[in-house]
């Protein structure tokens, strides 16, 4: 200092946190949906799915 050969540890699944399971990624996976030529404008959901807890809407009772 150079080739070769493995791939540990991880990291992501539209917005927090834990658990369990499932798919993905190795600089990538990810980065919501609906009109619209743009501009703009309207809409759901805190899960990838399942549980719980937290915020946040909505009823209804004290």
């Nucleotide at each position: 200092u150079g080739g070769a050969c493995g791939g540990a540890u991880g990291g992501g699944g539209a917005u927090g946190g834990a658990g369990u399971u499932c798919c993905c990624c190795g600089a990538a996976a990810c980065c919501g949906c609906c009109c619209a030529c743009a501009a703009g404008g309207g809409c759901u959901g805190a899960u990838g799915a399942c549980u719980c807890c937290u915020a946040c809407c909505g009823c209804a009772a004290c």